[in-house]
Context: one part of a larger RNA
RNA sequence: GGCUUACGGGGGAUACCUAGGUAUUCAGAGGCGAAGAAGGACGCGGUUACCGGCGAAACGCUUCGGGGAGCUGGAAACAAGCUAUAAUCCGUAGAUAUCCGAAUGAGGAAACUUUUUAAACUAUCUACCGAAUUCAUAGGUAGAAAAGAGCGAACCUAGCGAAUUGAAACAUCUUAGUAGCUAGAGGAAAAGAAAGUAAAAACGAUUCCCUUAGUAGCGGCGAGCGAACUGGGAGAAGCCUAAACUUUUUCCUUAAAUACAAAUUUAAGAAAAAAGAGUUGUGGGACAAUUAAAAACGAAUCGUAAUUUUAAGUUAGAUGAAUUAGUUGGAAUACUAAAUCAUAGAAAGUGACAAUCUUGUAGUCGAAAACUUAAAGCUAUUUAAAUUGUAUCCCGAGUAGCAUGGGGCACGUGAAAUCCCGUGUGAAUCCGCGAGGACCACCUCGUAAGGCUAAAUACUACUGAAUAACCGAUAGUGAAACAGUACCGUGAGGGAAAGGUGAAAAGAACCCCGGGAGGGGAGUGAAAAGAACAUGAAACCGUAAGCUU
Numbered sequence: 001g002g003c004u005u006a007c008g009g010g011g012g013a014u015a016c017c018u019a020g021g022u023a024u025u026c027a028g029a030g031g032c033g034a035a036g037a038a039g040g041a042c043g044c045g046g047u048u049a050c051c052g053g054c055g056a057a058a059c060g061c062u063u064c065g066g067g068g069a070g071c072u073g074g075a076a077a078c079a080a081g082c083u084a085u086a087a088u089c090c091g092u093a094g095a096u097a098u099c100c101g102a103a104u105g106a107g108g109a110a111a112c113u114u115u116u117u118a119a120a121c122u123a124u125c126u127a128c129c130g131a132a133u134u135c136a137u138a139g140g141u142a143g144a145a146a147a148g149a150g151c152g153a154a155c156c157u158a159g160c161g162a163a164u165u166g167a168a169a170c171a172u173c174u175u176a177g178u179a180g181c182u183a184g185a186g187g188a189a190a191a192g193a194a195a196g197u198a199a200a201a202a203c204g205a206u207u208c209c210c211u212u213a214g215u216a217g218c219g220g221c222g223a224g225c226g227a228a229c230u231g232g233g234a235g236a237a238g239c240c241u242a243a244a245c246u247u248u249u250u251c252c253u254u255a256a257a258u259a260c261a262a263a264u265u266u267a268a269g270a271a272a273a274a275a276g277a278g279u280u281g282u283g284g285g286a287c288a289a290u291u292a293a294a295a296a297c298g299a300a301u302c303g304u305a306a307u308u309u310u311a312a313g314u315u316a317g318a319u320g321a322a323u324u325a326g327u328u329g330g331a332a333u334a335c336u337a338a339a340u341c342a343u344a345g346a347a348a349g350u351g352a353c354a355a356u357c358u359u360g361u362a363g364u365c366g367a368a369a370a371c372u373u374a375a376a377g378c379u380a381u382u383u384a385a386a387u388u389g390u391a392u393c394c395c396g397a398g399u400a401g402c403a404u405g406g407g408g409c410a411c412g413u414g415a416a417a418u419c420c421c422g423u424g425u426g427a428a429u430c431c432g433c434g435a436g437g438a439c440c441a442c443c444u445c446g447u448a449a450g451g452c453u454a455a456a457u458a459c460u461a462c463u464g465a466a467u468a469a470c471c472g473a474u475a476g477u478g479a480a481a482c483a484g485u486a487c488c489g490u491g492a493g494g495g496a497a498a499g500g501u502g503a504a505a506a507g508a509a510c511c512c513c514g515g516g517a518g519g520g521g522a523g524u525g526a527a528a529a530g531a532a533c534a535u536g537a538a539a540c541c542g543u544a545a546g547c548u549u
Base pairs, nucleotide, nucleotide: 001548002547003546004545005544006543007542008541009540016500017499020471021470022468023467024466025465026464027463028462029460030459031151032150039100040099041098042055043054044053046078047077050074051073052059061094062093064091065090066089070082071081072080105114106113107112115118121148122147124144125143126142127141128140129139155186156184157183158182159181160180166173170220196203197202207234208233209232210231217225218224238452239451240450241396245276246275247274248273249272250271252269253268254267255266256265257264258263281430283395284394285393286392287389288388289387290386291385299382300381301380303378304377308376309375310374311373312372313371314370315369317365318364319363323338324337325336326335327334339356340355341345347359348358349357401425402424403423404422405421406420407419411437432447433446434445435444436443487494488493507533510521511520512519513518
């Protein structure tokens, strides 16, 4: 020096555990904000650095309920207190709520300054003033009132709108109307009651799912893109206007009359406003005529914070069955023996594995107050008619259509319909007009150029309940822990590591060595598991013995 064995150190793998995550289901809620939000700054405790709570009324105040013995948060300790005159705690409703922040009296380098102490700005209303420009209008000043503004995860609608990529290069094409940006709304949004779909048979608003179907088609006919009708389901709900016509009012023009003017009246015309009427495609309505009705019942809609009742639910809770002995052990939930309950043998905890120890579970019950939903009642409003006749009037205009340039339709200009937009042009009124994939005829279907509309559908920042052949500390969220922290960066931004004594601190009195650290006794404990603390692998470092060079 090497090998082997034994005993250690070091290190923190492994197995075990879970305080935290992940995913999903059901239900709720789907917003907060000038009555000052979201998010923060600074403060408030007997001692108080941090977290949490709270706001100068500051670890809290009041009310009404619940609850019933302890309490003064995490978080010990000391001090001082509170509490059966019911505290602490839980819930409803209130009070207070500094400063910044949309931030809003003005300013500002957020949490500050300053004055005249204020709603800054926009929209609305009223009064007054009032240009170019006569009336007027624009505009201004003052007042009233308090609508908007900002924030928020996804879902939704609209506007703008890429590129990487694929085509094995690349330009049409694709990625994709995606990402992103912007605006706006709601608990959903959007769409929606046929100028529809079809095909000789018919259907009957919209939305979503399955199917049709990777079909018909489109396509440098490349890469790729990709329907619809029909059928089956979920859910179902339908309505209001414009116009014709009538009435009333206002204003204007014209004509006539009152002897002229002024003024008034009447008639006609134009415009505006209000009310009635009217709403359809086997065309409807106006108009004319006839009959019915006029109340009430019934039906529908809206509201119900003008107002009432009932029921259910949510926000605290209550009740809730049944086991003992022996043995082992530090400890009984174990074993042995004999029992009990069960609408409860879900689960968690308890010194090892508990239906019968604790909390619970099944079942049953419960609200002074606030809120939600439903029903009834109530108020208000609407409806509460058909037939016949005629062919006089109306049936949504710079619209439809056409030309041209584009977009969107699964459809890339194609034979390209249908839909939308720019420019130009430009109809008809039911004997009308549009569509049925160029176009024409026939036939069929519908009735554009106004509007509203629940449900079925999408999503989950948030709340509750539950589930898992999901993870178990290099995993699972980046984050089990004071984590979006420490730290890095001028900044946008990037972004960690770090869990486990024990059943209980019983956390080692006292003695010895030592400056201390540390150790040796003693003691606690089932065990030192001794706080560098459960288990404690390997690398690596030693000590001893044996063998060997």

The prediction has a mean pLDDT of 82. Large-subunit ribosomal RNA, domain I from Magallana angulata, 549 nucleotides, folded computationally. The RNAcentral record of the full RNA draws on SILVA.